Predicted 3D model of a 74-nucleotide RNA (transfer RNA) from a Muribaculaceae bacterium.
Its Rfam family is "tRNA". By type it is a transfer RNA.
Its mean pLDDT, the model's own confidence on a scale to 100, is 80.
RNA sequence: GGUCCGCUAACUCAACUGAAUAGAGCAUCUGACUACGGAUCAAAAGGUUACAGGUUUGAAUCCUGUGCGGAUCA
Numbered sequence: 001g002g003u004c005c006g007c008u009a010a011c012u013c014a015a016c017u018g019a020a021u022a023g024a025g026c027a028u029c030u031g032a033c034u035a036c037g038g039a040u041c042a043a044a045a046g047g048u049u050a051c052a053g054g055u056u057u058g059a060a061u062c063c064u065g066u067g068c069g070g071a072u073c074a
Stems, first nucleotide, its partner, number of pairs: 001073007011025003019057001028044001030042003050066005
């Protein structure tokens, strides 16, 4: 340099061939329990779906470019 794959919450992952509020676990905070802590239970907060454009009534999802990471070929 060519080809291909991936990028969603702090972390690990869902979200069915575009459809109505993007969810779960873990972590964090708060409360219950406990002498205190852990474990357990309940509840809360946390997201410009990497970035920028395009298509569409509607985009995490489709198209193009850029960035980052990976695989492979030379």
The sequence was found in a public genome assembly.